[in-house]
RNA sequence: GCCCCCGUAGCUCAGCCUGGACAGAGCAUGCGGCUUCUAUCCGUAAGUGCGCAGGUUCGAAUCCUGCCGGGGGCG
Repeated sequence: GCCCCCGUAGCUCAGCCUGGACAGAGCAUGCGGCUUCUAUCCGUAAGUGCGCAGGUUCGAAUCCUGCCGGGGGCG
């Protein structure tokens, strides 16, 4: 220098190919129930979260371009 993969909630990930209305799951956390208490279990809530910028579009996590960060390969 070129190519490939990844970046979404505090953590681990799904969704992206095939654009659609409030972006989900598990764990963790708060509250309540249960229990003598704790744990387990059950219910519930919040989580200002799609790496950054631009473009296309009525509409972008999703498509296009550039950039940033991490990993791998080739020279």